[in-house]
Annotation: This is a predicted structure of a 1444-nucleotide RNA (small-subunit ribosomal RNA) from an uncultured bacterium. The coordinates come from a structure-prediction model, not an experiment, and the mean pLDDT is 82.
RNA sequence: CAUGCAAGUCGAGGGGCAGCACGAUGAAAGCUUGCUUUCGUUGGUGGCGACCGGCGCACGGGUGCGUAACGCGUAUGUAACCUACCCAUCAGUGGAGAAUAACCCGGAGAAAUCCGGCCUAAUACUCCAUGAGUAUUUGAGUGGCAUCACUUAGAUAUAAAAGAUUUAUCGCUGAUGGAUGGACAUGCGUGACAUUAGCUGGUUGGUGAGGUAACGGCUUACCAAGGCAACGGUGUCUAGGGGUUCUGAGAGGAAGGUCCCCCACACUGGUACUGAGACACGGACCAGACUCCUACGGGAGGCAGCAGUGAGGAAUAUUGGUCAAUGGACGCAAGUCUGAACCAGCCAUGCCGCGUGCAGGAUGACGGCUCUAUGAGUUGUAAACUGCUUUUAUACGGGAAUAAUAGUCGUUACGUGUAACGAUAUGCGUGUACCGUAUGAAUAAGGAUCGGCUAACUCCGUGCCAGCAGCCGCGGUAAUACGGAGGAUCCAAGCGUUAUCCGGAUUUAUUGGGUUUAAAGGGUGCGUAGGUGGUUUUAUAAGUUAGAGGUGAAAGUUUGCGGCUUAACCGUAAAAUAGCCUCUGAUACUGUAGAACUAGAGAGUAGAUGCAGCGGGCGGAAUGAGUAGUGUAGCGGUGAAAUGCUUAGAUAUUACUCAGAACACCGAUUGCGAAGGCAGCUCGCUAAUCUAUAUCUGACACUGAGGCACGAAAGCGUGGGUAGCGAACAGGAUUAGAUACCCUGGUAGUCCACGCAGUAAACGAUGAUGACUCGUUGUCGGCGAUACACAGCCGGUGACCAAGCGAAAGCGAUAAGUUAUCCACCUGGGGAGUACGACCGCAAGGUUGAAACUCAAAGGAAUUGACGGGGGCCCGCACAAGCGGAGGAACAUGUGGUUUAAUUCGAUGAUACGCGAGGAACCUUACCCGGGCUUGAAAGUUAGUGACCGUCCCUGAAAGGGGACUUCUCUUCGGAGCACGAAACUAGGUGCUGCAUGGUUGUCGUCAGCUCGUGCCGUGAGGUGUCGGGUUAAGUCCCAUAACGAGCGCAACCCCUAUCGAUAGUUACCAGCAUGUAGUGAUGGGGACUCUAUCGAGACUGCCGGUGUAAACCGCGAGGAAGGUGGGGAUGACGUCAAAUCAGCACGGCCCUUACGUCCGGAGCGACACACGUGUUACAAUGGCCGGUACAGAGGGCAGCGACCUGGUGACAGGAAGCGAAUCUCCAAAAGCCGGUCUCAGUUCGGAUCGGAGGCUGCAACUCGCCUCCGUGAAGUUGGAUUCGCUAGUAAUCGCGCAUCAGCCAUGGCGCGGUGAAUACGUUCCCGGGCCUUGUACACACCGCCCGUCAAGCCAUGGAAGUCGGGGGUGCCUGAAGUACGUGACCGCAGGGAGCGUCCUAGGGCAAAACUGAUAACUAGGGCUAAGUCGUAACAAGGUAACC
Repeated sequence: CAUGCAAGUCGAGGGGCAGCACGAUGAAAGCUUGCUUUCGUUGGUGGCGACCGGCGCACGGGUGCGUAACGCGUAUGUAACCUACCCAUCAGUGGAGAAUAACCCGGAGAAAUCCGGCCUAAUACUCCAUGAGUAUUUGAGUGGCAUCACUUAGAUAUAAAAGAUUUAUCGCUGAUGGAUGGACAUGCGUGACAUUAGCUGGUUGGUGAGGUAACGGCUUACCAAGGCAACGGUGUCUAGGGGUUCUGAGAGGAAGGUCCCCCACACUGGUACUGAGACACGGACCAGACUCCUACGGGAGGCAGCAGUGAGGAAUAUUGGUCAAUGGACGCAAGUCUGAACCAGCCAUGCCGCGUGCAGGAUGACGGCUCUAUGAGUUGUAAACUGCUUUUAUACGGGAAUAAUAGUCGUUACGUGUAACGAUAUGCGUGUACCGUAUGAAUAAGGAUCGGCUAACUCCGUGCCAGCAGCCGCGGUAAUACGGAGGAUCCAAGCGUUAUCCGGAUUUAUUGGGUUUAAAGGGUGCGUAGGUGGUUUUAUAAGUUAGAGGUGAAAGUUUGCGGCUUAACCGUAAAAUAGCCUCUGAUACUGUAGAACUAGAGAGUAGAUGCAGCGGGCGGAAUGAGUAGUGUAGCGGUGAAAUGCUUAGAUAUUACUCAGAACACCGAUUGCGAAGGCAGCUCGCUAAUCUAUAUCUGACACUGAGGCACGAAAGCGUGGGUAGCGAACAGGAUUAGAUACCCUGGUAGUCCACGCAGUAAACGAUGAUGACUCGUUGUCGGCGAUACACAGCCGGUGACCAAGCGAAAGCGAUAAGUUAUCCACCUGGGGAGUACGACCGCAAGGUUGAAACUCAAAGGAAUUGACGGGGGCCCGCACAAGCGGAGGAACAUGUGGUUUAAUUCGAUGAUACGCGAGGAACCUUACCCGGGCUUGAAAGUUAGUGACCGUCCCUGAAAGGGGACUUCUCUUCGGAGCACGAAACUAGGUGCUGCAUGGUUGUCGUCAGCUCGUGCCGUGAGGUGUCGGGUUAAGUCCCAUAACGAGCGCAACCCCUAUCGAUAGUUACCAGCAUGUAGUGAUGGGGACUCUAUCGAGACUGCCGGUGUAAACCGCGAGGAAGGUGGGGAUGACGUCAAAUCAGCACGGCCCUUACGUCCGGAGCGACACACGUGUUACAAUGGCCGGUACAGAGGGCAGCGACCUGGUGACAGGAAGCGAAUCUCCAAAAGCCGGUCUCAGUUCGGAUCGGAGGCUGCAACUCGCCUCCGUGAAGUUGGAUUCGCUAGUAAUCGCGCAUCAGCCAUGGCGCGGUGAAUACGUUCCCGGGCCUUGUACACACCGCCCGUCAAGCCAUGGAAGUCGGGGGUGCCUGAAGUACGUGACCGCAGGGAGCGUCCUAGGGCAAAACUGAUAACUAGGGCUAAGUCGUAACAAGGUAACC
């Protein structure tokens, strides 16, 4: 807001008669002749539209705008009031009159509607009579609560009425009382914000008057100047209140939908009328906005009634039925009306009940999914199938209760108009609920979840993507967390999400919290209000307490019982409902009033104390300056320097003078003060504290919101002062920079006076006051005392500790213990002590003090580690002391880089870089180019064939392709071996991931550590043991000890080596005996020696001396081959580095499959402006060269070592004995020693490079091998910064061997022996490590953490010239309707009215200001955001201690 409905009724109030029905009557028509039809007339009857009149319309129904209020709740009051209809009682109802609507006539208008004229009625209106009563007033009496009330007597004033009718009755008027409903007043209770602190002019009170139902500033005139407010006035914002509802153990918190009570409202604002009642939802008037009609003149309207429509929105229903019941209005009644109500419709919105089947049925089927995959598990008794049941469903049949009245008729009773009984009439929902019969498992299951919280797990896909997410958090190739699937779990006609409230949250704490360090004690005192308050007693009875009464509506909640088949739902009874009011008691405690006391507090007297405060005076040292003297070249300053001062004489030194500031020693864990703070000596003034005494007062006390005062340093203002110090500033250094740290100067300031400011890590991070509670030990001031002694007392100030407390650290009579009173403050981190506002200030700034937004933490105490440019102790070739190297040269080799078709791959600080590689020309080989193959280059299985091999030819770079010749073996006869091509099942990958792994390895580190059981300590993490004192190479051992023991590590056990013994002697050995040779253990022989290789011995701090409790240490000790681990090796704890390796091997996953597999030829791994590592050779005379000569060990050898001979300058070649080795051989050891030469040079050093000629291996030495000879003869003359190894048979130096291997790029690696040193004072420093301790904001552990500017993006906020609004107030102008008042010449006989005017007001206009919101160029800071820039402020002594 279209449309419909939601308030009418009464003819028994009235005049009437438009419509309907009946009657009477007239006329006409039809005919059946007394009936029908039609048209008139007639209010005569039933009834009745509109009208007059009465009652109702103020109920019921809706909504929550407004309202923070006597609005609501609760309890009272009205002696300050009203109340129609209803009930009771009393009294009455006599007479008269004038109008008016309807109707009719006329007129205006489109309409709505209006105007004029004529007639008329009433239960409409007016007048007269009647005084019971009422009102006013006077006298007397009684009562009360101040005004007053009642009784009685008198006076004055003033009113009524209505009829209707079927005669039963219903009405009417006055009065009193009741009931019901209302009105007003009061106590108490009932939001937020103080960044709202002052508000108020009819305001507060009084008097008179008016008004009202009534009190009242309700209104008005006058008078007074009051009233409210920190116990929150005023303002702003928000909001209907209650019964109750949800939640909660409760106390509380949140809410106020349905139902009930109250209030307010009805398009917005104002106003009155009528009426018993309204300032009236479906009445009126006016103004405004909006919508509609219009003939443009003018009109109409108000769903926050029921339906319904539109719009808005996440979202909310039918334009249904009936008055049958309940209730309401009217009526005598029948009855009418009733979107109240009762029903139905829609919605899984909620609550309740029921169902979708039950039993059997395994080959545990198929399919799906999963796996350890010949198979198993799971879906799963699930299904099929068999039997059973029939709620529900469908069909048919039957079928309630809800209904009792009123009315009418009849009967009975009596008190004669009432009651009871009977009959009769009345059902919307509805043929509904319900019951019966039939059919047949038939008609009926979904949603969410499955990482933890939280019940429920696997596969695939994806690969920090897509996505999930309530919190923690998942996802970067094996995701129970994403998506899908299988399975599972939880609920179930629902399930899940979202929003909101309470709970958990003792996380606003009354019950029931805190404030040293986590957030939190005010900087300190004085003191107002307030809060709290000593002992005794009396009174009172406000608090308190007991009993009783009233109230606390119903519904709801709870309990009992009952009714619908059950339940939801409903009925009934009980209980409960914290409060408020009244009465009567009690008097312990608190309060109030009185009296008293002295233990609190204060005063007095005596004594004492101090860096307490304020104002004077005085003092010396130091510093600086001035003057003068002495004196000469520097002074000063630093890590080192420089700036600066100084030959115009500084610094230094002496004397005198001046200035300002601060007061050494005493001096202290001392003292004083409220705190801030206070220090030379002295005088004055002021205040305080303590002790003793117990003389006085007699609770005078404690705390303390606001308030007032004080309040370090810095700072500000005015005026002084200024020696030293010293922000800013300047210069010098340092540095990458250095607006710093350091140095030289230096202005404000520091000092004084007077003002301001009002903050500090103003700290004991600990508010004030009182009481109580084990001990020990210092110290200051008093008392006691003769005292320097002392078990005493009081007041301060320290340390340790019991109980107790505390998260712990710790506190512990100076409490953070146990208590009492009061104040202040806190409630996650950041934003932020910021913004805005207010107050204060000269300013700087201070006080008060948010929000948006953002994070999942921030924080405390303690623990274990790690770390420190912290500390202590100790060790190590760590430094130092030495010796020799590297870094410079050339070359070798590895790496980086670059290059390339490819320069395969890996290793990258120590712990990669002569590393994997202990042998890259082909092969290796993984790389590149090219040519081939595809069950494949190799291996296995199955079946088949019988060859294969070998020889040869063609083609080709080879692989490969094509062809020729030749053609199986063994046999137990089953077969076996070998080979081939074919098919099939298997392949293959040095492709990726060492961050999926096994194994192995490096490193810390051969460092001395790492742990466990039991006990004990701690709330716990954890500690103790393992620390401490000694000692050691050692957590080795001893002592001590809340620890006692044990394990892995250390050590020892094993191997080699050093001495000796025993046994055994071949190929080794040869002393003695013998043989033999040019010579040789060559031979016989020997078992002595060396040696070989087996078993033993030996060394254990065992002995001595010293020190020490001991362990142990010391000693030129003894003895001994060896002495304190004899030397060397093997041996590597718990663990660390996501250390290394998928390319040694193995292995999960992923990837390739005519290629990322495989074969072959060639190339590459060998490149070369450069850089680094590791080495070799040198630079020379302790040497080079030549000649001569001596002495090892270990190891290797048959596709081998190869003696010896010959040839060659040589590499080597040709022959060749021996040896599978203590036999033969490689094999010459070299340095050394002897002699010669060179003579300090780029050399007779050095050998690179290049040229030539050869040798060897090999299919093949071009890229790309080694060796030899001849020639050539580079750099290099001892190496910067820096750096490496080594402590004794070591370094240094010298050669020898082996592995790999055809050969070799080996100067590498692994071994062997020969010669053979120097030095270590010592632990300050560098590096690494161990133990103890300390700090920590680190724990990915300092290669950590982390701060600020700038740059970029996003977000919210503040300021801002302005712009656009909003609500409220103020002033002025105007002012509708309307009440009241005045007037009223017009109307009326009159009462009176129209009209006009005045006051007030809604609304409108104008003006200035305040408040508040939105928006805005620009601007400010803030927050957030994997890898931006600059520095490095903090955390360690954070490298200048940090912080306020």